This is a predicted structure of a 77-nucleotide RNA (transfer RNA) from an Alphaproteobacteria bacterium. The sequence was found in a public genome assembly. Lineage of the source: Bacteria > Pseudomonadati > Pseudomonadota > Alphaproteobacteria. Rfam family: tRNA. Rfam links the family to the GO term triplet codon-amino acid adaptor activity. Its mean pLDDT, the model's own confidence on a scale to 100, is 81.

RNA sequence: CGGAAUGUAGCGCAGCAUGGUAGCGCGCUUCACUGGGGGUGAAGAGGUCGCAGGUUCAAAUCCUGUCAUUCCGACCA
Numbered sequence: 001c002g003g004a005a006u007g008u009a010g011c012g013c014a015g016c017a018u019g020g021u022a023g024c025g026c027g028c029u030u031c032a033c034u035g036g037g038g039g040u041g042a043a044g045a046g047g048u049c050g051c052a053g054g055u056u057c058a059a060a061u062c063c064u065g066u067c068a069u070u071c072c073g074a075c076c077a
Base pairs, nucleotide, nucleotide: 001073002072003071004070005069006068007067010026011025012024013023020057028044029043030042031041032040033039050066051065052064053063054062
């Protein structure tokens, strides 16, 4: 330098080809059961989808650019 993949709640991931406005597990908070711990049950908080544009009535999802990480190749030595 060229190509590809990944980037979504604290952590691990799904959703993305066929746009309709965000979910699962663990963790966290509160309450109940228990003498306490643990465990179980109920309720709840937490992201706007790496970033910036574009298309659209509507974008995590489509298009463009860009950033980060990883892989492959080239180049240099």